[in-house]
RNA sequence: AGGGAUAUCGUACAGUGGUAGUAUAGAGGUCUCCAAAGCCUUUGACCGUGGUUCGACCCCACGUGCCCCUG
Numbered sequence: 001a002g003g004g005a006u007a008u009c010g011u012a013c014a015g016u017g018g019u020a021g022u023a024u025a026g027a028g029g030u031c032u033c034c035a036a037a038g039c040c041u042u043u044g045a046c047c048g049u050g051g052u053u054c055g056a057c058c059c060c061a062c063g064u065g066c067c068c069c070u071g
Stems, first nucleotide, its partner, number of pairs: 001070004006065002010024004018054001026042005047063005
C1' cells in the first nucleotide's frame, strides 16, 4: 500500500428491515444468629457521520479502532 473480517449494557455473547435480549457483574429485597449460596425485583448498550427506506443494530458510502492475509 492492497484485500478481508469485526465493532451491541462494566465483561462474554445473541439479535438476517417492524417492542434491543441472555448470562455474569452492579443496586435493592427475601432467606440466615451472621455471612455465603439460592430466589425475587431493578439499573445499564447498538463505534462516528451521512445516505436508502413509511420504518435501520440490520442495507449502502466514508471515516475510526482492533484482528488476519498479501507484498